[in-house]
């Protein structure tokens, strides 16, 4: 980068589909290992269990625990005393209780929980994004500066009692602390108010001064200790840093079948409210905002930075990382804080779910993990806080499902293995074969050799220094301690993980698979299959030889993967801004005025919006891209660097556009002087038709058509004469002439009136161009009211034609055509060609000016506007346009993006209605579509031929027989051939054989051929059985060659075995050959050049001419080849040579016979030549070819005939002549006998014979060929038979002898038109003859018999001269058999005007939508089957907004009466604050009509598809009535 698919082919349009890159993927088949990423796209569906937010005791009172001291003293009890009852006691010491120190810790208090984490449902928005404001802001913790930290007070949890609850939970009383809370006081700032003054564009900022307001917790711990001194901490201010709120420019998807919206809506003014601007709230007041540069409605979606695809520009995406945003079961709604309107808080409702004593509670995984649903589909209820982060905390430290790691999944991606070398007998298998061999394939095995990775053993990290303690130094301040600040040195600390990594050891051992192979597309054979199963992205394979399916074997891509499917982008320049179109493909509004828009002469000034150029911010990281590094390498991941095309602020430039001043005049207008016009509108007017009326004249017929008929007319028609009515319409002239925007416009007059030309250059001074909406005009038809209606006429009526004929023709006819008014608004409204401007070769015509010049009579010439035709350049696919472009160029509007559905459907606007505009989608197809080409084919033209038609003859169709065939039958009638071009065709000849077919009896290596072995016989004869074919018995007894014998080998015959024989079995649609047939028709093709983009065209076509593409002449062609003609054979004419078996002119013989002599003159045979060539002559024609005529010749214009069939067409015969590929049989589909059949017989056809009779029959008599055949033969004479034929054999291998008498003709009799003396069919009886054999089933004789038939419907064939028609002969074939075939002669015609018509061919040349080609292509109803969509009485759902009604919780405002610790008062009471009501707003929620989508639904309506339904035949050619377009 392109390819494939529309056609025969071709060019170009035009659509589909391919190859490529990627994914957060699924799916099938497979599957060794690590790195690194990644992983619910669907139900923001319900959620069990655990965890995911706490920390601080260095803020504060308790509890509690543990030690120590003291109190305490129960109990044990040394020692004493005892009345033995106990008493005194040292001493230990429980319970309890203080003090103090350590831990815990509910609870108050503080900070966090507004971060981190999830997730895309919402949102088309300042929501993101990008870039600026903020003089309209806040900002807890952090950093710097400053100033302060004084006096006090009063609660209150915890805590204890009492009590309520099932429980969550409270309630009362009663004690207490603080860095909880509250008042004073102070006030460096500060905030507020006034006044100055400054600064800014401005709301307003700074800066002085005056007044006025407003803090704090001196609370903890450390240290040295009368006091301090350090730390954290607090309080006021100014900055800073981070974060955040608000605003504003620009930017962000489809619909217009969504066109209008909008009352807090726009705007002001007072209030509120907020950190803070503003209708952000409220009351006034005004009537304003927004919108085609798309407002409002719908519909869909987070948004980005990226990320994917592309050459870019684009397109597509938004899952992982990153910002920002939204949301936390739905929905309100505050409250607290610096920060929320708060995911793991609060309170309300509202679904669900769970608990409960039934009162009432509790609860929100879109946090990690997980469960169930859903789905094609998506992971462990891990492990650690070791690092990084983050809260609290002086700190230690705790928490932290962030976050660091591990499992799971080929889900990507990236890297490593499945092994290396050598190894030819190319092994075996295996597949394939032409049977040689080829191929897997060095692949294997075998040898040698390696250890990645895996496996077993050892060893084993970086990630970890921080903070912290503790030594040490060293600094700073007034500095002893503690404290801080910096440096060393020392101690602890690893989830991952006994992992990475490193060694050592075993051992090719454990590790290939997926697609695909027709063409695009790399890679091909067999075998199965048999339009059958299947294939399949497009185009298309598959009906018996499938590279296309199914397996095999081979190849061929890729590789732990490999297809498939699905989605995006790219090829698609197929939405086109880079980069497309609209005459004929799709595509110019039916014309026109004009609005916004958009574009817009010519000279100067000035501005800078737009445009260039510099500088500055900024465009976050991460990603890309480069460059370097670190994992053994990559992917990964670190660090640098460039970029980041955009925004924005400044700072200059002025050419250009833009804005703004000023001037021109050439662009646009006006003015004046002419000027042509079927240009409109009215009103008036003519004349010729047509038709009716009324009168005359006439009479039978007139119309009509392709012939007819309805229809008119004797009640007087057509025809004609005269009058008369009335409607429409204007001949001639008239003209690719006018005039109009376009539709249109035509008699003549008059009036209104619109445009345009041309000249002049006198005024204006760009005043112009398109022109989306919008306004008007707009042919016929057709609509509504009103007139009027001759003609012509949908509808309808009747008549014809037709298979039908709701057409066409014909004969009548109603709307309507015509005017008024008023609608409709389309047309193939066309030049299928929008407008406007400028420019770019001529040449010819024609209207309507002007000019210049001229014999001023017709002219020439320049010029302007208009209209035509021819044609360069140039431009198109081509046809073709070509100053009136479809060329070259700007500037506006419309339209298109594949065919069909559909100009439908719905919805809207317009219309009285018909119906007209704007306009889809499902579904379906691979194409529909242009322009040109070569055929082919027309009920297209033109020329031309030809027994093609006409003129003739003579057949056939009917009769009766023979022959093929169909059909039917049959056990079998074997097969093939089927329009011409099958059908007396194969078959030049079926009683058996032929023979293939039947039915019966037999073989199985076989009738036939090779190849191996054994045998030596076989043939033949007799016997039996057999229908025979074989069977069994018996008899019989080789042959060649090498050689000495013996042996060996071959030839025949038998036997065995197996390889193979066979096979007229299939398929002529697998073939070779060979043949019809268009066609003896003239035509088919190349090479080179030329001409087309090309398929092709030229040549081969024109003008002539021919039988002919024969020739000649002319031409971008020149030239050739296959045909044609000639060359070859017959045949007519003539020489010459020859002279038997053939001739006999002339001599001789002879009774006759060319029968002998003898001859070669003739005829004749048979070689070889001549001769015919338009050669000549005249005319025609073009001076040509040639053609008519002549002359001459036997023949004259290829003399006649034959042989010879171009390139192709017919899947045309033929596998049954032969060959043959493959299938298919193999005790049969093959082979041999025998008897049958191919010969059947109601019928149908087709070929022929013979006939119907007198141009004849029949008897008699006498003529003349030609060619041809003959030895298993022809076969004489003679005899015999009526006769077929018998007997006989002579001659003859044939110019010798035979088959042989030719017959019709010609002569004579006869018959007399009759079913006959025509006819010979059928039958009967007797006979021959071939043959092993005539019974089915031959041929001929001979007597008898003696059907039909009296020239043949519709149709149909043959033939143009020696021809037809008639006559006969011969040949093959053959044992016998001929009305067929193939040759031969004999007698021997008629007719041809002419191409109009029928047939069939040739060439030009036209149309085509055909091309398997008119036996072709098509169209519509209707039947049946599936599909998808439209209306439908309803019906059901969802959104949206409104109206009413109810109104939770909350914030705000209101409050009479209650409650109330701090404050002020002596008190009483006040100030404050609360609860509560009550209001305003206000979620759900409840009515109500509306509107928007959806989904369904009886019928019902068109569309679409669907190998062979059904009517008709509409359309492509003049399509048989030319098509088409509007309309009814």
């Nucleotide at each position: 980068a392109g390819a494939g698919u529309u056609u025969g082919a071709u060019c170009a349009u035009g659509g589909c589909u391919c190859a490529g890159g990627a994914c957060g993927a699924a799916c099938g088949c497979u599957g060794g290992c690590g790195g690194c990423g990644u992983g619910c796209u669907u139900a923001a569906u319900a959620c069990a269990u655990g965890c995911a937010a706490g920390u601080c005791g260095g803020a504060c009172g308790g509890g509690g625990a543990u030690u120590a001291u003291c109190c305490g003293g129960a109990g044990u009890g040394c020692g004493g005393c005892u009345u033995c009852g106990g008493c005194c006691a040292a001493a230990c010491g429980a319970a309890g209780g203080a003090u103090a120190a350590u831990c815990c810790u509910a609870g108050u208090g503080g900070c966090g929980a507004a971060c981190g984490g999830g997730u895309g449902a919402g949102u088309a928005a300042c929501g993101c994004g990008u870039g600026g404001g903020u003089a309209a802001u806040c900002u807890g913790c952090c950093c710097u500066c400053u100033u302060g930290a004084c006096c006090g007070g009063g609660a209150u949890a915890a805590c204890a009692g009492c009590u309520c609850g099932a429980a969550a939970g409270g309630g009362c009383u009663g004690c207490u602390a603080a860095u909880a809370c509250c008042g004073g006081a102070u006030a460096c700032g500060a905030a507020c108010a006034u006044g100055c003054u400054u600064c800014g564009g401005a709301u307003g900022g700074g800066g002085c001064a005056u007044g006025u307001u407003g803090a704090a917790a001196g609370g903890a711990u450390g240290c040295c200790a009368u006091g301090g001194c350090a730390u954290c901490g607090c309080a006021g201010g100014a900055g800073g840093a981070u974060g955040a709120g608000c605003c504003c420019g620009c930017g962000u998807c489809c619909c217009a079948u969504u066109a209008g919206c909008u009352a807090g809506u726009u705007g002001g003014u007072g209030g509120g409210g907020u950190a803070a601007u503003g209708g952000c709230c409220u009351a006034c007041c005004a009537a304003g905002g927004c919108g085609a540069c798309g407002a409002u409605g719908g519909g869909u979606a987070g948004c980005c930075g990226g990320c994917c695809u592309g050459a870019g520009a684009g397109g597509g995406u938004g899952g992982a990382c990153g910002g920002c945003c939204a949301c936390a079961c739905u929905g309100g709604g505050a409250c607290u804080g610096a920060g929320a309107c708060a995911c793991g808080g609060c309170c309300c409702a509202g679904a669900c779910u769970c608990c409960u004593a039934c009162g009432g509670g509790a609860g929100g995984c879109a946090g990690c993990a997980g469960u169930a649903g859903g789905g094609a589909a998506u992971u462990u209820u891990c492990c650690g806080c070791a690092a990084u982060g983050g809260g609290c905390g002086c700190a230690a430290g705790c928490c932290u499902g962030a976050c660091g790691g591990a499992g799971c999944g080929a889900c990507g991606c990236c890297g490593c293995g499945u092994g290396a070398g050598c190894g030819a007998a190319g092994a075996a298998g295996g597949c394939c074969u032409u049977c040689g061999g080829g191929u897997u394939g060095u692949a294997a095995a075998g040898c040698u050799c390696u250890g990645u990775c895996u496996u077993c053993a050892g060893g084993g990290a970086c990630g970890a220094a921080a903070g912290c303690u503790u030594c040490c130094c060293a600094g700073a301040g007034g500095g002893a301690a503690u404290g801080c600040u910096g440096g060393g040195g020392a101690g602890a600390u690893g989830a991952c993980g006994g992992u990475a990594c490193c060694u050592g050891a075993g051992g090719a051992g454990g590790a290939a698979g997926c697609c695909c192979c027709g063409g695009c597309u790399a890679a091909c054979u067999a075998c199965g299959u048999g339009c059958c199963a299947g294939c399949a992205g497009c185009c298309g394979c598959g009906g018996u030889a499938a590279u296309a399916c199914g397996u095999a074997g081979g190849g061929g891509g890729c590789g732990a993967g490999c297809g498939u499917u699905g989605u995006c982008c790219g090829g698609a320049a197929u939405c086109a801004c880079u980069g497309g179109g609209c005459g004929u493909a799709a595509a110019g509004g039916g014309c026109g005025c004009g609005u916004a828009g958009g574009c817009g002469g010519u000279c100067a000034g000035g501005u800078a919006a737009g445009u260039c150029a510099g500088a500055u911010g900024u465009g976050a990281a991460a990603g890309a891209c480069c460059g370097a590094g670190g994992c053994u390498c990559a992917a990964c991941c670190u660090u640098g660097g460039g970029g980041u095309u955009g925004c924005a602020u400044u700072u200059g430039a002025a050419a250009c556009u833009g804005c703004u001043u000023g001037a021109c005049u050439u662009g646009a207008g006006u003015g004046c002087a002419g000027g042509a016009g079927a240009g409109g509108g009215a009103a008036g007017u003519g004349g010729a038709a047509u038709u009716c009326c009324c009168g005359g004249u006439g009479u039978a017929g007139c119309g009509g058509u392709g012939a007819a008929a309805u229809g008119c007319g004797u009640a007087g028609a057509u025809a004609u004469c005269g009058g008369g009515a009335g409607g429409a319409a204007c001949a001639c002239c008239a003209g690719u002439g006018g005039c109009g925007a376009a539709g249109g416009c035509g008699g003549c007059u008059u009036u209104c009136u619109g445009g345009c030309c041309u000249g002049u250059a006198a005024c204006u001074g760009a005043c112009g161009c398109u022109g989306a909406g919008g306004c008007g005009c707009g042919a016929a038809a057709g609509c509504u009211g009103g007139g009027g209606g001759a003609g012509c006429g949908a509808a309808c009526a009747g008549g014809a034609u037709u298979a039908g004929a709701u057409a066409c023709c014909c004969u009548g006819g109603u709307a309507g055509u015509c005017c008024c008014a008023g609608c409709c608004g389309u047309a193939a409204a066309c030049g299928a060609u929008g407008g406007g401007u400028a420019c770019u070769a001529g040449g010819u015509g024609u209207u309507g000016g002007g000019g210049u010049u001229g014999u001023c009579a017709u002219g020439a010439c320049c010029u302007c506007a208009g209209u035509g035709c021819c044609g360069g350049a140039g431009u198109u696919a081509a046809c073709g346009c070509a100053a009136u472009a479809a060329g070259u160029a700007c500037c506006c509007c419309g339209c298109c993006u594949g065919g069909g559905g559909a100009g439908u459907a719905c919805g809207g606007c317009c219309g009285c209605a018909a119906g007209g505009u704007u306009g889809a989608a499902a579904c379906u197809c691979a194409a529909a579509g242009g322009a040109a080409u070569u055929g082919a084919c027309g009920g297209g033209g033109g020329c031309c031929c030809g027994c093609a038609c006409a003129a003739g003859c003579g057949g056939u169709g009917g009769a009766g027989c023979a022959u093929g065939u169909g059909g039917u039958u049959u056990a079998a009638u074997u097969c093939g051939a089927a329009g011409c071009a099958a059908c007396g065709c194969g078959a030049a000849g079926a009683a058996c054989c032929u023979u293939a077919c039947c039915a019966g009896g037999g073989c199985u290596u076989g009738a036939c051929a090779u190849c191996u072995c054994c045998c030596g016989c076989c043939a033949u004869c007799u016997g039996u059985g057999g229908a025979a074919a074989c069977a069994c018995a018996g008899a019989g007894u080789u042959c060649c060659a090498g050689c000495u014998u013996g042996c060996u080998g071959g030839a025949c015959g038998g036997g065995a075995a197996g390889a193979c024989a066979g096979g007229u079995g299939g398929u002529g649609c697998a073939u070779g050959g060979c043949u019809g047939u268009c066609g003896u028709c003239a035509g088919c093709u190349c090479g080179u050049g030329u001409c087309g983009u090309g398929a092709g065209a030229u040549g081969u076509u024109g003008g002539g001419u021919u039988a002919a593409g024969u020739c000649c002449c002319g031409c971008a062609a020149c030239g050739a080849g296959c045909g044609c003609a000639a060359c070859c054979c017959c045949u007519a004419u003539c020489u010459c040579u020859a002279g038997u078996u053939g001739c006999c002119a002339g001599c001789a013989c002879g009774a006759a016979a060319g029968g002998u002599g003898g001859g070669c003159a003739c005829u004749c045979u048979a070689g070889a030549g001549a001769g015919a060539c338009u050669g000549c002559c005249g005319g025609u024609g073009a001076c040509a070819a040639a053609c008519c005529g002549g002359a001459g010749g036997a023949a004259g214009g290829u003399g006649g005939g034959g042989a010879u069939g171009a390139c192709g067409u017919c899947a045309a015969g033929u596998c049954a002549u032969c060959a043959u590929g493959c299938c298919c049989u193999u005790u049969a589909u093959g082979u041999c006998c025998u008897g049958g059949g191919c010969u059947a017989c109601a019928c149908a056809c087709g070929u022929g014979c013979u006939a119907c009779a007198a141009u004849g029959g029949c008897c008699g008599g006498a003529a003349c060929a030609g060619a041809c055949c003959g030895c298993a033969g022809c076969g004489a004479a003679c005899c015999c038979g009526u006769g077929a034929g018998g007997g006989g054999g002579a001659g003859c291998g044939a110019a010798u002898c035979g088959g042989a008498g030719a017959a019709a003709a010609c002569c004579g009799g006869u018959c007399u038109c009759a079913g006959u003396u025509c006819g010979g069919a059928u039958u009967g009886c007797a006979g021959g003859c071939u043959g092993c054999a005539a019974c089915u089933c031959g041929c001929c004789u001979g007597c008898a018999u003696g059907a039909a038939g009296u020239c043949g419907g519709a149709a149909u064939c043959g033939c143009u001269a020696g021809u037809a028609a008639u006559c006969g002969c011969a040949g093959g074939u053959c044992a016998g058999c001929a009305u067929a075939c193939u040759g031969c002669g004999g007698u021997g015609a008629a007719u041809a005007c002419g191409u109009u018509c029928c047939c069939g061919g040739g060439c030009c040349u036209u149309g085509u939508a055909c091309a398997c080609a008119c036996c072709g292509c098509c169209c519509g109803u209707c039947a049946c089957a599936c599909c998808a969509c439209g209306a439908a009485a309803g019906u059901c759902u969802g959104c949206u907004a409104c109206a009413c009604c109810c109104g939770a919780a909350g914030c705000c405002g209101g409050u009479g009466g209650c409650c109330u610790a701090a404050c002020c008062g002596c008190a009483a009471g006040g100030g404050g604050g609360g609860a509560g009501c009550c209001g305003u707003c206000u979620a759900a929620g409840g009515u109500g009509g509306a509107g928007c989508a959806g989904g369904u639904a009886a019928u019902u309506g068109g569309g679409g598809u669907g190998a062979a339904g059904u009517c008709g035949u509409a359309a492509c050619a003049a399509g048989g009535u030319a098509g088409c377009c509007g309309u009814a």
A computed fold for a 1528-nucleotide RNA from an uncultured bacterium, annotated as small-subunit ribosomal RNA. Its mean pLDDT, the model's own confidence on a scale to 100, is 83.